Predicted 3D model of RNase P RNA and transfer RNA as a complex of 442 nucleotides. Rfam match: Bacterial RNase P class A. About the family: Ribonuclease P (RNase P) is a ubiquitous endoribonuclease, found in archaea, bacteria and eukarya as well as chloroplasts and mitochondria. By type it is a ribozyme. The coordinates come from a structure-prediction model, not an experiment, and the mean pLDDT is 78.
Parts: sequence; structure tokens; C1' cells
RNA sequence: AAAGUGGAUCAAGCGAUCGCUUCUGCCUUUGGCAGAGGAGGAAAGUCCGGACUCCGCAGGACAGGGUGGCCGUUAACGGCGGCCCCGAGCGAUCGGGGGAAAGUACCACAGAAAACAUACCGCCUUGCCGCUUCGGCGGCGGGUAAGGUUGAAAUGGCGAGGUAAGAGCUCACCGGUUCGCCAGUGAUGGCGAACGCAUGGCAAACCCCACCUGGAGCAAGGCCAAAUAGGAGGGCUGGGUGGUCCGCCCUUAGCCCUCGGGUAUGGUCGCUCGACUCCUCGAGCAAUCGAGGAGCAAGAUGAAUGAUCGCUGUGGUUCCGCUUAAGAACCACAACAGAAUCCGGCUUAUCGAUCCACUCUAGCC
RNA sequence: GUGGGUGUAGCUCAACAGGUUAGAGCACUGGGUUGUGGCCCCAGAGGCUGUGGGUUCGAGUCCCAUCACUCACCCCA
Repeated sequence: AAAGUGGAUCAAGCGAUCGCUUCUGCCUUUGGCAGAGGAGGAAAGUCCGGACUCCGCAGGACAGGGUGGCCGUUAACGGCGGCCCCGAGCGAUCGGGGGAAAGUACCACAGAAAACAUACCGCCUUGCCGCUUCGGCGGCGGGUAAGGUUGAAAUGGCGAGGUAAGAGCUCACCGGUUCGCCAGUGAUGGCGAACGCAUGGCAAACCCCACCUGGAGCAAGGCCAAAUAGGAGGGCUGGGUGGUCCGCCCUUAGCCCUCGGGUAUGGUCGCUCGACUCCUCGAGCAAUCGAGGAGCAAGAUGAAUGAUCGCUGUGGUUCCGCUUAAGAACCACAACAGAAUCCGGCUUAUCGAUCCACUCUAGCC
Repeated sequence: GUGGGUGUAGCUCAACAGGUUAGAGCACUGGGUUGUGGCCCCAGAGGCUGUGGGUUCGAGUCCCAUCACUCACCCCA
């Protein structure tokens, strides 16, 4: 320099003017004035996990749902970190992850055969019979799975020996299974021995194993206020409870559906100080945790958070110029997007730029 | 905001527990029948199953992400 890999950060800054909105204070209180605050890295999708609230308690069993290498981390998680194995890449790095030897189902078409194997074309003739030009040929029976054919997939691979032809039939190497020892918390790895190998795929099919899981959601839920018809019809027998049963609790009426009526998009609490943010030190490979110090940073509800101008900064284009730098002029500051109870993640969208670490190739020293 | 549901031809719907070239009715096009039109008869065209990935030999179907549409949620209660 070129080509890449992984990660982090920003989402222009300051000032003035005019608006919107919340809180506090004051006033002459339908309002005005002053001060302070006012969107994001994803506020999004609502895919997970929690806090919080209600269902009396949140109990038991089954069903259902979820997760899936190992160890750690956490309030919790399907997140994150480190490690293990397999695969892709020269590499940095990236992708995947329980069990198919408990059982069931499925594997279309093609093919001999699609799963306790089988034998279409072949190969062979150690057996018997027939023919013969004495080389063999044909039939019956038998052996075999090396070769061919089909398919996504065909019952270890390759070589040598062996044989009538063949075959783990035998042997070397590779692969596999089981056992033992060693290392490791563990997934797993290393070494050695035995076994010629008995076991195809599919669990994002049922299922098995281990672990987790009660239901609903801030339109939860509490209080205040207003209005109507404490209404009609139908259905069911208890209801609270969610799919069932048990347990527990509350009751003489209760529940569900449809129609009808009312309020006028009622007020207020919940509501934003919290597993919070920043800095320093310490433990740990890291995720993360501990200690100390500092800070307070939207709370709207027909739903605020905007517009204009100036300076600085950044980027681009043009001019000047041998080239670079400097300078001048002009343009732009975008994209994705917009809080709605809060928090931790994941995923998806995204203009322009900056930084860090690493890999590979080429050249130079 | 919260919780559900649905996307297949122009429209309305199928496709059993994943299987070969996704079917049917209406609508459309051409031909026949008729003096003409309709009805009727024959034939045809029209789809990459909302989009993108994954699992599988194979996906409309199973899994993940994404997009669009749609339903319910005040009081009498």
C1' cells in the first nucleotide's frame, strides 16, 4: 500500500429570537410573569426475561408450554463470557450443538433391495444331468456380493494376500465401538488393550432424558365524581380458576351470551430515584462482582419536545496552484426513526464519519 | 398501549400427519350451438402460496425473522 476479519463510539456544538409542554415561585388568578427541565441507539418489532398490581393463599397431581455441548454469570432469561467438539476459510475469524443402541411413524418417484435386509444384470461351477468339433456349451441345484444399474441416502474405506469366484475370510494403515489408566470441576482429550465391525436418515415427526414454568396484564389495579333502566330475552347450575381433578375460601343466589341504556372520550393516584448514571480503586482470562466518591437526567394523555438566524466545527464540489499543504467561493449537516408503567436482553431498520485490535499478500529498510 | 387471528389465481375457498406438474366455483379468452344474445357444450390462459432465511432428499404445510390486514379491551356489570 492492497484485500479482509472482529469490536467500540458519535448521531454536530454554542448563542439569540419566536412558539409548544411539565414543575416550582410570585401576581391584578378564564390568565400573566420569572426560573428550571423537555426523545433514541434503536424510543421500533413485541421475540424472551424480570420488577410491580390484581386474581383469598399461589398449595398438590396430570395435561400443556419452553430451553438443550460443558462450566460460570445474573433479579431472571432462549441473554452474555470462557472453554469443548464438528464443519467452512491460507488466516484473522465465522456457522452449528442432548438422545436414532427404549419404542412408534415416515423415507414419494426410481431401484433387485429403503431397513429383524435382499438378489435384477452380473461373477463362479467344489455337485448332478445332457450335448460336444474335446476348446467348451446348455439345464437343474448351489456359492457370492467384488463390479454395474437406481437414488438425497445402499450395511466401514483403501491396498495386499487369499479363493472356483468372492467376502474382515486374513493382514497393514485410516475410521468406529467397548473397556482400563492418566489429565480436567466438566463437556472432552491423550495413551494402551480388546472387538473384524454387530448400529442408514429423520426428534424445526411423535417421543425419551435433564431443567424451568399458576393465570392475566398499567385499558393491571385503587379512590373520587357524573349519568342511566339494579332493564329485557335466552342459556347454565354453584362461584372464586386458568385445560382437568383434588385441596382451600366465599355464598343463596351466582355465572355466561345477545339486545338495550348511560357517560363524552371525566378527574386523580399508580408515574417515574432506579437490579439508575458517571469517575476512581480492587477481585476475575472474561461476562460480572465489591468498595469509595459525585450526580438527579421527559412524564405528556385529540398525547408537548419545533422553526428561523449567526459563529465555530465536519464533509463534499469548484477555483488558485507543477504537486501537496495553505487559502477563497458555494452546498450540506442528512439516514433509520419519535417516549406512553419501568428495567435487562435479543432481533430488525439506519446517512455520514472516527477509533482500536488482528489476519493475509506485495514492496522497502 | 395490551392480547389474539389471517395472508394461496381478478374474487370466494380447497390441498389428510411434508411427496412428485398446487386444485375447484365464479369471472376472463377462443371455438361450437342459435337468425342474434343468454343458458349450455368443448378447449385454454392466469400462481413461483405476502417477503427473506433455515430444517429436510424434498416445504403451501415445520422453525426463525419481517411486512400488511383485521378483531377484542369504559360504566349499568